[in-house]
RNA sequence: GCCCCCAUAACUCAAUGGUAGAGUAGCUGCCUUUUAAGCAGUAAAUCCAGGUCCGACUCCUGGUGGGGGCA
Numbered sequence: 001g002c003c004c005c006c007a008u009a010a011c012u013c014a015a016u017g018g019u020a021g022a023g024u025a026g027c028u029g030c031c032u033u034u035u036a037a038g039c040a041g042u043a044a045a046u047c048c049a050g051g052u053c054c055g056a057c058u059c060c061u062g063g064u065g066g067g068g069g070c071a
Stems, first nucleotide, its partner, number of pairs: 001070007010024004018054001026042005047063005
């Protein structure tokens, strides 16, 4: 220098172009003498900027970060 892959909640992962879900963790309550465990509830996310589309996590372009391959 060129090519390929990945980026979604604090973490690990889902999501045929049609209201973004789960597990763990967090918070609140119940239970318990207390803690843990258990039960119920609750907050929290699409890497950035454009484009296509009635509608974009998804498709296209450019960038950022990470990983890999060739030279």